[in-house]
Model confidence (mean pLDDT): 80 of 100. The RNA shown here (transfer RNA) has 72 nucleotides and comes from a bacterium. It matches the Rfam family "tRNA".

RNA sequence: GCGUCUGUAGCUCAGCGGUAGAGCGCCACUCUUAUAAAGUGGAUGUCCUUGGUCCGAAUCCAAGCAGACGCA
Numbered sequence: 001g002c003g004u005c006u007g008u009a010g011c012u013c014a015g016c017g018g019u020a021g022a023g024c025g026c027c028a029c030u031c032u033u034a035u036a037a038a039g040u041g042g043a044u045g046u047c048c049u050u051g052g053u054c055c056g057a058a059u060c061c062a063a064g065c066a067g068a069c070g071c072a
Stems, first nucleotide, its partner, number of pairs: 001071007010024004018055001026042005048064005
């Protein structure tokens, strides 16, 4: 330098055009002498950035940024 893939909650990831979710974690409460476990409830996202397409974009397109792998 070229190609492929990845970028979504604190972490691991789902979501494949119709207004973002799971598990774990965090907070509060119940239970307990207390802790843990269990149960109930709750908070949390500029969906990497910018632009484009579209009635509508995390999702499609382009450029860029970061990372992984391969080739040279």